The prediction has a mean pLDDT of 84.
Predicted 3D model of a 1403-nucleotide RNA (small-subunit ribosomal RNA) from an uncultured bacterium.

[in-house]
RNA sequence: AGAGUUUGAUCCUGGCUCAGAACGAACGCUGGCGGCGCGCCUAAUACAUGCAAGUCGAGCGAGAAGGUGUAGCAAUACACUUGUAAAGCGGCGAACGGGUGAGGAAUACAUGGGUAAUCUACCAUCGAGUGGGGAAUAACCAACCGAAAGGUUGGCUAAUACCGCGUACGCCUCCGAGUCUUCGGGUUCGGAGGGAAAGCUGCACUGUGAGUGUAGCGCUCUUUGAUGAGCUCAUGUCCUAUCAGCUUGUUGGUAGGGUAACGGCCUACCAAGGCUUUGACGGGUAGCUGGUCUGAGAGGACGAUCAGCCACACUGGCACUGCGACACGGUCCAGACUCCUACGGGAGGCAGCAGUGGGGAAUUUUGGGCAAUGGGCGAAAGCCUGACCCAGCAACGCCGCGUGAAGGAUGAAAUCCCUCUGGGAUGUAAACUUCGAAAGUCGGGAAAGAAAUCGCCAUGGUUAAUAACUGUGGUGGAUGACGGUACCCGACGUAAGCCCCGGCUAACUACGUGCCAGCAGCCGCGGUAAUACGUAGGGGGCAAGCGUUGUUCGGAAUUACUGGGCGUAAAGGGCGCGUAGGCGGCAUGGCAAGUCGGGAGUGAAAGCCCGGGGCUCAACCCCGGAACUGCUUUCGAAACUGCCAAGCUAGAGUACGGAAGGGGCAACUGGAAUUCCCAGUGUAGCGGUGAAAUGCGUAGAUAUUGGGAAGAACACCGGAGGCGAAGGCGGGUUGCUGGGCCGAUACUGACGCUGAGGCGCGAAAGCCAGGGGAGCAAACGGGAUUAGAUACCCCGGUAGUCCUGGCCCUAAACGAUGGAUACUUGGUGUGUGGGGUUCUCAAAGUCCCCGCGUGCCGGAGCUAACGCGUUAAGUAUCCCGCCUGGGGAGUACGGUCGCAAGGCUGAAACUCAAAGGAAUUGACGGGGACCCGCACAAGCGGUGGAGCAUGUGGUUUAAUUCGACGCAACGCGAAGAACCUUACCUGGGUUAAAUCCUACCUUGCCGCCUCAGAGAUGAGGUUUCCCUUCGGGGGAGGUAGGACGGUGCUGCAUGGCUGUCGUCAGCUCGUGCCGUGAGGUGUUGGGUUAAGUCCCGCAACGAGCGCAACCCUUGUCGAUAGUUGCCAGCAUUAAGUUGGGCACUCUAUUGAGACUGCCGGUGACAAACCGGAGGAAGGUGGGGACGACGUCAAGUCAUCAUGGCCUUUAUGUCCAGGGCUACACACGUGCUACAAUGGCAGGCACAAAGCGCUGCGAACCCGCGAGGGGGAGCCAAUCGCAAAAAGCCUGUCUCAGUUCGGAUUGCAGUCUGCAACUCGACUGCAUGAAGGUGGAAUCGCUAGUAAUCGCGGAUCAGCAUGCCGCGGUGAAUACGUUCCCGGGUCUUGUACACACCGCCCGU
Repeated sequence: AGAGUUUGAUCCUGGCUCAGAACGAACGCUGGCGGCGCGCCUAAUACAUGCAAGUCGAGCGAGAAGGUGUAGCAAUACACUUGUAAAGCGGCGAACGGGUGAGGAAUACAUGGGUAAUCUACCAUCGAGUGGGGAAUAACCAACCGAAAGGUUGGCUAAUACCGCGUACGCCUCCGAGUCUUCGGGUUCGGAGGGAAAGCUGCACUGUGAGUGUAGCGCUCUUUGAUGAGCUCAUGUCCUAUCAGCUUGUUGGUAGGGUAACGGCCUACCAAGGCUUUGACGGGUAGCUGGUCUGAGAGGACGAUCAGCCACACUGGCACUGCGACACGGUCCAGACUCCUACGGGAGGCAGCAGUGGGGAAUUUUGGGCAAUGGGCGAAAGCCUGACCCAGCAACGCCGCGUGAAGGAUGAAAUCCCUCUGGGAUGUAAACUUCGAAAGUCGGGAAAGAAAUCGCCAUGGUUAAUAACUGUGGUGGAUGACGGUACCCGACGUAAGCCCCGGCUAACUACGUGCCAGCAGCCGCGGUAAUACGUAGGGGGCAAGCGUUGUUCGGAAUUACUGGGCGUAAAGGGCGCGUAGGCGGCAUGGCAAGUCGGGAGUGAAAGCCCGGGGCUCAACCCCGGAACUGCUUUCGAAACUGCCAAGCUAGAGUACGGAAGGGGCAACUGGAAUUCCCAGUGUAGCGGUGAAAUGCGUAGAUAUUGGGAAGAACACCGGAGGCGAAGGCGGGUUGCUGGGCCGAUACUGACGCUGAGGCGCGAAAGCCAGGGGAGCAAACGGGAUUAGAUACCCCGGUAGUCCUGGCCCUAAACGAUGGAUACUUGGUGUGUGGGGUUCUCAAAGUCCCCGCGUGCCGGAGCUAACGCGUUAAGUAUCCCGCCUGGGGAGUACGGUCGCAAGGCUGAAACUCAAAGGAAUUGACGGGGACCCGCACAAGCGGUGGAGCAUGUGGUUUAAUUCGACGCAACGCGAAGAACCUUACCUGGGUUAAAUCCUACCUUGCCGCCUCAGAGAUGAGGUUUCCCUUCGGGGGAGGUAGGACGGUGCUGCAUGGCUGUCGUCAGCUCGUGCCGUGAGGUGUUGGGUUAAGUCCCGCAACGAGCGCAACCCUUGUCGAUAGUUGCCAGCAUUAAGUUGGGCACUCUAUUGAGACUGCCGGUGACAAACCGGAGGAAGGUGGGGACGACGUCAAGUCAUCAUGGCCUUUAUGUCCAGGGCUACACACGUGCUACAAUGGCAGGCACAAAGCGCUGCGAACCCGCGAGGGGGAGCCAAUCGCAAAAAGCCUGUCUCAGUUCGGAUUGCAGUCUGCAACUCGACUGCAUGAAGGUGGAAUCGCUAGUAAUCGCGGAUCAGCAUGCCGCGGUGAAUACGUUCCCGGGUCUUGUACACACCGCCCGU
C1' cells in the first nucleotide's frame, strides 16, 4: 500500500466482497509448563446455607456457668480463673469500605468559574474554660399476656446518659459611629441582650476523705486551617420534524414560611408573563468521564477489569437519628412474592463473598488468612474486617519456555507418484553414535515479603520529680495465610496440533464421485480425465494452540472538515419576488469581540509516549520526564474579519434623449377557408383505401353559381429572426401597461449578491358554474385488417378544444446545464442601437469601430469519454437546491393541500451482484450507398407423376452390424455383402490362436491318406529339415513364463485426414503516429480490376499469408529423333503389304509465341477501359492442380495412430448356417420410357483414351444366342480387347397403349465359382404391367458448354443404370440488377456478444 467482481474487450461511475488490527467472548478439533492479568455482556430474575460492622470495662451499674486449688466423708464454703463470658445503659463507628447500572437526555457527567448565599464529626491550630446542683431510666427483681415474634404493669440503681443554676475572652442578635465597596454588602470600635461543659486513667504526695499536685486521654465555647460536602453560573454532551408549537407554580414581583444556605423550594396576594426552527414540547435510546479499540491523521465505535463522579439497594412512598442519610446488611406505611403459625399473628429482602435454581452460545471455590496494605473501635494489648492478601477452577487473554542438539546415505523399510525389469518424493527425516535436558517423581539445601506496635538503653520534651507520659537514636525478642512455595544441587525421565493448498492468497498430485454427494467470504466449482466435492501422499501457514461464528474500526475519498459530486452515470428546485440568515467595493481614524504572541492557574492518579530501574528475558511492576492539542485569567500586537465615527465613486440606483420588439391586459374590427341553410344549373354517382367496405346520393348528392348564418384559427411576410423570469407570445386598429438596450451629462453614496421558510406566476389534460360550439376529436358506434385486433387504416361521433369567473399545480416544465460577479487566444453569421469612412453636400451602398442580444466553428484549459469552449462543462469567490448501489417505490403509513382526480412530504421488510454512463470491435437490421456470383432475369434440358435400379427413414426380425442427418447425410464410407468379406444373429468349439521375447525339450513342416463330425476340431497313418569353419546357427513343433486380444465406449480428451463458407478477396504483422484505454491508422478515400489487381491521394512507411505468376494439359510454329508410327513423289501389293523415304500426320523431348508490346479514342499527363492492326491464339486464350487468418466442440476412436474407461473360460478367438438382399409405407439420387427430330430391318462411314501373362485372346469351326471348341499373335505406337454409337443411305411402321414402352412372370439355357435356394450376371422363346410429358414445388447449365451418342478403366472369380475417364454430334439465351439466395466494402442504429435461431415484455 491494495485486490476480486458488471464487459467479447475498454475507460468511468457504483455497490458488494476480501486481505489488517482488536475482543470480558462463544463453538469445533487439539492440548506440555510457568509468570502476569482476567472471568454473568443474558433475568436490576428468585434465592437454601455460612460469613461480609463492630468496638470501648481507661464512661456506667450489675454480673454468671464451668474449671483449678484449699478445707470437708459429703452437701457445701473460700480462693484463683475474674469483676471474665453473655447481656444492658452510654460513646464512637455503622453515610466508609464492597456491589450493580435499573432509572435518568439533565436535580447527571466533563471542563472552567462563583458562594460577600453555606455546612463540615474525627484531625491540626490560636485563645478561654472545665464551678456548683438536681431528677430519672435500662440492666436487674417480681407479676402478667402471647404458639412465636415480642410485649405490659409495678419496684431498685449508675454514668462521659438527661435537666436546671452560675460564669462568658472569643461567639450570636440588635443599635450607633468610622472605614472599604463590585452598592449586594464586607470590616473595625462602642453599647445592650443571649448562650457552655464530664469526667476517666497512671504516678507522686497525703489527713485514706467527697483530697492535692502532675502527666495523658477526654469535655465546653471560640479562631484559623485541612478535608469532605451543599448550592449556583458558562460551555460541551445520541437519534427523530412522518413530534411545531409548549407552559398556570407556569414567568416575574411583594410579604411570610422553610433550609446549613440562595431560590416558586412552599404559601398568600399582584402582574401576564416565560420557552421555541441556534429545534421548545413530544417520542426513542443511553449511567457520564479519565480512557479503551481502530485509524497516517482528522475521525469512527465503545465506556468490562483500574480510577473519579452519579444513581440504585424487592417495588413505590415518608420521614427519624445524626457533622453527614431520606440510609444495601436502620425505622415506618403500602404493594407483589417467599417462609413460619397454635390461624389470633408474625418473619424476610445476596445489584456484599462464596454458593443454588432459572435464563442463556456463555462466565469460577459454599477455599485459606488477617502475615502484609487499608479501615472501625480502643490509652494500649487487642478485637472486627468475604476490603484486602493468597490459594483453587477455566488456553479466556498477553508474555516466556519446551517437545531436543550435533553427526549420520545401504538415500533402509513403508506409503505416495510416474514415461513402471526402472526412476522420483516424504528425507538427515528414521535407525544408529555422542551430547544435553523444561515438567513430573525421589533425595538434599533454601529465601525475600517483617518491622513497627512491645521490652531494654541513651538522649530531648513535660513535671516539684531521676515516677509516669512522650519525641529521636540504638538494641533485643516475638510475629508468614501463601508454603517447605520461588530458587539451587543430584538421580530417573515425558510432551504437537489445527487450518489451508482455483483466483484474491503462501502452498499440487493421485484415486473416488459424476449438476449426485457436496463446497462456497466474493467471483464461482461439481453433468466421467475436478489442483475448487471426499480420501490419501506431498506442500504452505500458524503453533499449545488453530480454525469458525459474532461484534467494532480500518481498507471506504462509500457522508468527502482534512477529502466527493450534480449536461449524458444517483443528483439543479418549473420560474420569479422576497423574510430570516450567510457573504460583501475604495480610503482614514478609533475599539479590541474574533485573530496572533508572552506569562499565570488548572487540565487528579493510572493509562499512551520517552528515559532509567526491578523480576534470569518478556508480559508485568517501580521511578522520573514529556504530553494532556482544552478551559480560565492577565499583559501585549492591530495586518486581516468584526464594531463605531466620519468620507469616496469604479458596484447598485435615479433623472434626460433615443431606437427595436408575436412582452402583457382590454375594446373594436378584417379577409381567406371549412361546415351548415336557402335558391339556381346539372345527373349518377360521390367519398374513401394498399385494396375495400361502412357512409352520402334519384326524397337529386358530389361538382358548379348566387345569397345567408355561425364559430374557430390567422396563409404569404416568417427567418437556426424578435420579445418575455419561466410557462409562453403571430391578422389589423386604438387605449392602458411591464422589462431590456443605446447615447451623453448630472445626482444619491454600498443603498449590493444570494435566499431556508413565505408569497406569486405556472403548457396540456382535468374539475365546478354559466355561455358558446364551425372544424377537429378521447369515450362510443360501424366498416376493414388480423389467428384474434378492445389498435394502427376508413365512415361517423360526445365530452373537450373557444369565452367569463373559480379551482387544479403537474411535464422529456430540457440547454436534461441554479443565481450573481470577475478573469482567460480567435474566426464567421445574424438581430438591434451608436460612431467613423467614401462623396461638393446629403442619402443609399461598401467597409471599419464601440455596446447589447442570439447562432455556428474552434484554441488553451476541463472532461470517463462524448463533448464544453468569453452565452464554459475553463480559472476563482459567495449564496441556495439536490445526490450517496439496483429492485421494492415516488409505493405504504402519518401529516398537509385539493370539490374530486390527485399533489407535496416520504419509509421499511424482503431481494439481487449487480443496476448504470461513454466509447471500442464484431454480429445483426422487413437501415442506407456501392459491387460480385447460373443469384434472379433471358434460355435449353431435367427432377417432382410411371416402372425399375440404388441409398435412407420407418416398420419388421433371432439378426436385419456400424457410421453419415439442412446446404455441407441419403448411387455417402462401399473402386463391387452368394461363402469369405462381416463387425450382426443362432448353434457348436476353444482358453489361449496369430505375432514377438526368454528358457527347456523335440526334429520336421508342407503335402497325401483313413475314421468321427455340419464344420471347426479330434484320433491315426505316411514323411530324408536347411546351412556349417562341426563349435554351432536357422526353421518348425511342443512345454512353461511374459508381453497379449477387443470393428467394446468416449470424434465433447486427441493426432492425422476431410467437408464447408470459398478460389470468396480477404486475414495479419513490424516500426511510426493517434487514443487514459479497448482500439484505430496502415487496409479508409478518388478511380480501376476477376482480384487488398494496379494507379493517385493520405501519418503513415514497409512486410507476411492469400490473389496473380511459376507447374501439368490443350490450342500454333520451329529444332531434334523416325519404330511398332506416317506415305507426297517412285516401284510394288488384296492390304503402307514390301522396297524406299522421314516431306506431311503422329509420337516425345526441347524451344519459340501473348507482353495491353503497337495504333486510335476515353481517362487525371495515372492505373486502366473501349476500338483496331497483326497473329494459331488478345487482354487471366480454354481446362486442371493449387484452398489465406479462421468458422461450424462440422465428420471420422469402424482406414490408421492414440489418452482415459470397460472387458479377460469373454465384449477375445475358431467354425457351420443365417442375416446385412426383409416390406404396409415415406424421401433422396438415378436408369428406361411415354414415341415419328421416333421404332424396327439391311447396308456404309468416322474416334479418343485406356487395358492385357493366374492376362488380352485373333483366324477358323459349332450354337438362333449367351457361349463353347480352338489356340496364332502379343509383356504390346507391332498382337488382342475392338463392333464405336449417334450419323449417312435404303426400306418398313402411320398415331395406336401401337412394330411405342419394356416391368412382371413361365419355360429352356450359358458363364463364373467348392457352392448361384435364401441371394449373381447373361441368353433364347413366351408373357407384355404402369406409362400418352407429369400438382405445389424444385435442379443443372453461359460454348466445344447444355443437350445427345457411344467407348474405356478401377474394384473384380463372377456381378455396374453407380463412380472415374475418353472422344463424336453440337445448340439457345443474358434487356438488365428492382426483386429471391449467398458473398465483399463503406456507413448508420443497437438494451445483441451463445452475437436476431439474439435479447426481452405482458398475461
Overview:
Its Rfam family is "Bacterial small subunit ribosomal RNA". Rfam links the family to the GO terms structural constituent of ribosome and ribosome.